Predicted 3D model of a 348-nucleotide RNA (Bacterial RNase P class A) from a marine eukaryotic metagenome. Of the family's consensus pairs, 95% are formed in the model. Rfam family: Bacterial RNase P class A. The family's RNA type in Rfam is ribozyme. Its mean pLDDT, the model's own confidence on a scale to 100, is 76.

RNA sequence: GAGUGGGCCAGACGAUCGCCGGUAGCUUUGCGCUACGGGAGGAAAGUCCGGGCUUCAAUGGGCAAGGUGCCAGUUAACGACUGGGCGGCGUGAGCCGACGGCAAGUGCAGCAGAGAGUAGACCGCCGAUGGCUGGCAACAGCACAGGUAAGGCUGAAAGGGUGCGGUAAGAGCGCACCGUGCGACUGGUAACAGCUCGUAGCAAGGUAAACCCCACCUGAAGCAAGACCAAAUAGGCUCCCUAUAGGCGUGGCCCGCGCUGGGAGCGGGUAGGUUGCUUGAGCGGCGCGGUGACGCGUCGCCUAGAUGAAUGAUCGUCCUCGACAGGACCCGGCUUAUCGGCCCGCUC
Numbered sequence: 001g002a003g004u005g006g007g008c009c010a011g012a013c014g015a016u017c018g019c020c021g022g023u024a025g026c027u028u029u030g031c032g033c034u035a036c037g038g039g040a041g042g043a044a045a046g047u048c049c050g051g052g053c054u055u056c057a058a059u060g061g062g063c064a065a066g067g068u069g070c071c072a073g074u075u076a077a078c079g080a081c082u083g084g085g086c087g088g089c090g091u092g093a094g095c096c097g098a099c100g101g102c103a104a105g106u107g108c109a110g111c112a113g114a115g116a117g118u119a120g121a122c123c124g125c126c127g128a129u130g131g132c133u134g135g136c137a138a139c140a141g142c143a144c145a146g147g148u149a150a151g152g153c154u155g156a157a158a159g160g161g162u163g164c165g166g167u168a169a170g171a172g173c174g175c176a177c178c179g180u181g182c183g184a185c186u187g188g189u190a191a192c193a194g195c196u197c198g199u200a201g202c203a204a205g206g207u208a209a210a211c212c213c214c215a216c217c218u219g220a221a222g223c224a225a226g227a228c229c230a231a232a233u234a235g236g237c238u239c240c241c242u243a244u245a246g247g248c249g250u251g252g253c254c255c256g257c258g259c260u261g262g263g264a265g266c267g268g269g270u271a272g273g274u275u276g277c278u279u280g281a282g283c284g285g286c287g288c289g290g291u292g293a294c295g296c297g298u299c300g301c302c303u304a305g306a307u308g309a310a311u312g313a314u315c316g317u318c319c320u321c322g323a324c325a326g327g328a329c330c331c332g333g334c335u336u337a338u339c340g341g342c343c344c345g346c347u348c
Base pairs, nucleotide, nucleotide: 001348002347003346004345005344006343007342008341009340011318012317013316014315015314016313017312019039020038022036023035024034025033026032041324045335046334048333049332050331051330052329053222054221055220056219065218066217067216068215069214070084071083072082073081074080085099086097087096088095089094100213101212105211106210107207108206122152123151124148125147126146129145130144131142132141133140134139160178161177162176163175164174165173179202180200181199182198183197184196185194186193187192226275227274228273229272236266237265238264239263240262241261246260247259248258249257250256282301283300284299285298286297287296288295289294319322
């Protein structure tokens, strides 16, 4: 200098005026005054996973639907994280990977190409054998039958690779080595590995975030969950009282007709209010165990809680001139957005 992994910060300080909670005091209720103290984030976001909590449901099991998918561990749990294996990328530090099965079944595959799935003769090679021509013959020629996947061509991909033998030319046709499958053995908790042994000439192209198969997991809805208090008015139930009276309507009156009681208690429940609500799988320091995620012990700290919804505005000074963005039950992750700055490890 270039790069790589991790951690931290998120303009600073001061003054004045406000806003939302808390504590204490004064006032005596008006949801007042005073003082002190607190008041968004690393993602509060997307709502993609997981859990707590709440209500409903639920004997067990199966089907369906959805999800997960190498191994071991961590955790309240996970699709997260840590370590390891395997594969890929990088000189390296390091990074990336839905990474079970296409040696069960079914399906799918543009262009090019002779042939793309029980492969394929376009060029090339051969033409031993049969055929034709020449020759007394040996043989030579032709390339008709036919043979051939070594070479070329097409393609992302052409049915193991290299070499020797073999052959007319060729071919796992034979052999050696390498690779691969299977079975042992050894190492490892395991995934897996082996420069170990045996065995098979090699069958098996790709695709499962294609249907599908295998294994495992998942009850549903969400704080507008839910719990409590409870007007006016209307309605419900029980008891007591009243008894043809009274009240209301029928335009005023009478008759007639229609409708209708009064009181007390109980429970449900609308508006509204309270709660759920922030002390929690919490944060920080130290020690111990562990490669690590993390766990254990101990000491200290309290750090928003609104609900038409607070966290702001103005001014001053300074600098490197300030990004993305704001809670709404809580927590663990993932993903996405983000001006810049600082620190540490490592690599070339």